[in-house]
The prediction has a mean pLDDT of 88.
The part of an RNA shown here (large-subunit ribosomal RNA, domain VI) has 251 nucleotides and comes from a Bacteroidota bacterium.
It matches the Rfam family "Bacterial large subunit ribosomal RNA".
Context: one part of a larger RNA
RNA sequence: CGUUAGAAAUUUGAGAGGAGCUGACUCUAGUACGAGAGGACCGAGUUGGACAGAUCUCUGGUGUAUCUGCUGUGGCGCCAGCUGCAUCGCAGAGUAGCUAUAUCUGGAAGGGAUAAGCGCUGAAAGCAUCUAAGCGCGAAGCCCACCUCAAGAUAAGAUUUCUUUUAAGGGUCGUUAUAGAUGAUGACGUUGAUAGGUUACAGGUGUAAAGUCAGUAAUGGCAUAGCCGAGUAAUACUAAUUACCCGUAGA
Numbered sequence: 001c002g003u004u005a006g007a008a009a010u011u012u013g014a015g016a017g018g019a020g021c022u023g024a025c026u027c028u029a030g031u032a033c034g035a036g037a038g039g040a041c042c043g044a045g046u047u048g049g050a051c052a053g054a055u056c057u058c059u060g061g062u063g064u065a066u067c068u069g070c071u072g073u074g075g076c077g078c079c080a081g082c083u084g085c086a087u088c089g090c091a092g093a094g095u096a097g098c099u100a101u102a103u104c105u106g107g108a109a110g111g112g113a114u115a116a117g118c119g120c121u122g123a124a125a126g127c128a129u130c131u132a133a134g135c136g137c138g139a140a141g142c143c144c145a146c147c148u149c150a151a152g153a154u155a156a157g158a159u160u161u162c163u164u165u166u167a168a169g170g171g172u173c174g175u176u177a178u179a180g181a182u183g184a185u186g187a188c189g190u191u192g193a194u195a196g197g198u199u200a201c202a203g204g205u206g207u208a209a210a211g212u213c214a215g216u217a218a219u220g221g222c223a224u225a226g227c228c229g230a231g232u233a234a235u236a237c238u239a240a241u242u243a244c245c246c247g248u249a250g251a
Stems, first nucleotide, its partner, number of pairs: 001152001005163007015149004021049007033038001051106005059100004066093005071086006110144003117137004169246004173189005194239003197235005203228003211222004
């Protein structure tokens, strides 16, 4: 821009893409078969491999603005206590998120038309013949079915609702995340829990400083303390103020 008024939702599916794999074992059954040795079809189940999708409850990884310990050196006048730098200074742990080696799921079943093939009926050709007319079965393959996209499918579809002109609706702006390079997408904007803060809880670290007690002292106790990023909930304390723009066909 189009789809012939505009808009918000919900959809149909022309068409396109994806998936499609396979082993072992058990039962049937030591049965059918076979002199024996051996040893099934068909059917039912269990458990794997590779591949793919999703997820973070578990097991792990990471987690450079979380916690703790430690070394050297500089600083805060000194002690104590902190802090800068040293690969995040080094080391031990680790929430959320992300993640695989972790967890869950998938390939199917079924239907239709068929290939090779197997048949029925059956003439030409009094027989025979699956074929000439006619009819049936038959594959991981084909068409459906399963998953995803999809009306620019210009053949531009359908349904519902709203608006009838300062309209409905959308945008700018702001607070933002389940989104993100930027646009876009989603949530919210006081008729408010959108983000921050605060409080509580979960979770992490591992018992802060100061004081006091015990000990000659190192150190230990009072103390599951202190501190804490992303998590969950509550709470208007802070910030989402005010406002502007687009849209306006026909009758």